[in-house]
Context: one part of a larger RNA
RNA sequence: UUAUACUAAAGGAACUUGGCAAAUUAAUUCCGUAUGUUCGCUAAAAGGAAUGUCUAAAUAAGUUUUAGAUAUCAUAAACUAAAAAGCAACGACUGGUUAACAAAACCACAGGACUUUGCAAAUUAUUAAUAAGCUGUAUAAAGUCUGAAGCCUGCCCAGUGCUUAAAAAUGAAAAAUAAGAGAUUAAUAUUUCUUUAAUAAGUUUAAGUAAACGGCGGUUCUAACUAUAAGAAUCCUCAGGUAGCGAAAUUCCUUGGCGGGUAAAUUCCGUCCUGCAUGAAUGGCUUAACGAUUGCUUUACUGUCUCUAGUAUAAAUUCA
Numbered sequence: 001u002u003a004u005a006c007u008a009a010a011g012g013a014a015c016u017u018g019g020c021a022a023a024u025u026a027a028u029u030c031c032g033u034a035u036g037u038u039c040g041c042u043a044a045a046a047g048g049a050a051u052g053u054c055u056a057a058a059u060a061a062g063u064u065u066u067a068g069a070u071a072u073c074a075u076a077a078a079c080u081a082a083a084a085a086g087c088a089a090c091g092a093c094u095g096g097u098u099a100a101c102a103a104a105a106c107c108a109c110a111g112g113a114c115u116u117u118g119c120a121a122a123u124u125a126u127u128a129a130u131a132a133g134c135u136g137u138a139u140a141a142a143g144u145c146u147g148a149a150g151c152c153u154g155c156c157c158a159g160u161g162c163u164u165a166a167a168a169a170u171g172a173a174a175a176a177u178a179a180g181a182g183a184u185u186a187a188u189a190u191u192u193c194u195u196u197a198a199u200a201a202g203u204u205u206a207a208g209u210a211a212a213c214g215g216c217g218g219u220u221c222u223a224a225c226u227a228u229a230a231g232a233a234u235c236c237u238c239a240g241g242u243a244g245c246g247a248a249a250u251u252c253c254u255u256g257g258c259g260g261g262u263a264a265a266u267u268c269c270g271u272c273c274u275g276c277a278u279g280a281a282u283g284g285c286u287u288a289a290c291g292a293u294u295g296c297u298u299u300a301c302u303g304u305c306u307c308u309a310g311u312a313u314a315a316a317u318u319c320a
Stems, first nucleotide, its partner, number of pairs: 001315008010306002014304001019301001027051005036041001038148001052070007071075001083299007090291002095107002111146007123132003149286004154216003159213002161209005168204003178195006217235005244278001245275001256272005
C1' cells in the first nucleotide's frame, strides 16, 4: 500500500450520474391495519406490545393461560432471519429471452379482429412418391395484426394491393385447322409464301374492400375597448385528424407559462395547449393486482461523506 472481515465521537446522504456499497429490519404470539379495488386483493400494509428459568393453580395430555418468585448489561441472548411508505412512466398478470457485457418497456400470453379452407381441404416439406395438417371436419385447421379487463375504435377506396365481374378492348405471334400459289420429286413426302374462323391466364375497364399497405390541408377577413374568432369567403384534395390524450419514452425553440414540493431543483408531480413532428387493433385513453423494470420524494438507517483513524488475517514492499 492492497485485499477480506470488524469497530468508531459529533453530524446523518452534506457523498455520488444514482443511497452504488454498507447499515437498518428480521422469528413466534397478541393487538391493530389506510388508500384504492376488477371485491379476489391491497396486507406480514402501516403501527404497537410480549418472549428466559423456577414454583403453584387450571387442563385428560401436549401445551397454553393466570398468579408469584428469581439470575443477567442483555432472554426470538449465538446462528438463522422482510427495511418501510408515497407519487408517476411502461408492460395487465404467471412465464420466456441476447449459453460468456443487456432480463427489459423486448417475446409470449388469455382475450379481440380480419383473411384462407367443404375434406383427395387450405397451408407446409418434397423432383416425385409420400408425409404433416388428422385417425381432426368451420365451436375445426392455417396465415396476418393487436395484446387481460373497462370506455371506445372517427373520415378517406384517388394511389398500391386483394376480391368479384358469361359485356368490350388487348393478349393474339406461333403452332394447329382449312384453302390457294410456288420450289423440289417419277409420285407421295418435304419445304417457302399468301389468305383464313376460333383460342386461356394476365392487362385495360367497372364495382367492392382500410382491425388491407397506407393517408387524414392552405390563404384572407370578421363581434360596439382590446384580444380572440362561433362565423364568412376562396384555393386545393381521395379525404382534410373525430373521441381522447398532450412540453409526453413523442416538444426543436425550452430550464415553455402557472401551481406544488425545497432555504435554494434543467429532475419530479398537477395543470394549461402555442401538438417543430399526438391520435384511435402500425390500436387511443384509463386501470386494481403484479415487476431483481425506469424517474422522483419521505421515514428509518448508516464510514457514502465532513475526515479519517484503529484492530485482526493474508499478500506486496524494505531490512536482516
Overview:
The part of an RNA shown here (large-subunit ribosomal RNA, domain IV) has 320 nucleotides and comes from Dipterosiphonia australica. The gene name in the source record is rnl. Its Rfam family is "Bacterial large subunit ribosomal RNA". The source organism's lineage runs through Eukaryota, Rhodymeniophycidae, Rhodomelaceae, Herposiphonieae and Dipterosiphonia.